[in-house]
RNA sequence: UGCUUAUCAAGAAAGACGGAGGGAUUAGGCCCUGUGAUGUCUUAGCAACCCAAUUCAGUUGGGUGCUACUUCCUACCAUCGGCCUGCGGCCGAUGGGGAGAUGAGUG
Numbered sequence: 001u002g003c004u005u006a007u008c009a010a011g012a013a014a015g016a017c018g019g020a021g022g023g024a025u026u027a028g029g030c031c032c033u034g035u036g037a038u039g040u041c042u043u044a045g046c047a048a049c050c051c052a053a054u055u056c057a058g059u060u061g062g063g064u065g066c067u068a069c070u071u072c073c074u075a076c077c078a079u080c081g082g083c084c085u086g087c088g089g090c091c092g093a094u095g096g097g098g099a100g101a102u103g104a105g106u107g
Stems, first nucleotide, its partner, number of pairs: 001107008013043005021032003026075004044067003048064007071099001076096009
């Protein structure tokens, strides 16, 4: 890094460094941020997957991961409902895709 597959409505903080943007891309929103963001490190915590042990629907240890807002929301398709006099358009809900994140397997 490609592919396959599972999950994604819950959960979980402080300190240090640093100094300007950030929340995956694009667009539209909405938020966070010099009362210090994103990021890195340390400690702590949460608990999804994998491994091992075991007194075994549990516990412990280890490997990754995670600790603002539903994957922050929407965009593509379908169905249903409502509104506009109607072709059609708009709004909402539900479901399915696409993309993304993480784990595991594999090339």
SAM riboswitch aptamer (S box leader) from Rufibacter sp. XAAS-G3-1, 107 nucleotides, folded computationally. Lineage of the source: Bacteria > Pseudomonadati > Cytophagia > Hymenobacteraceae > Rufibacter. Its mean pLDDT, the model's own confidence on a scale to 100, is 82.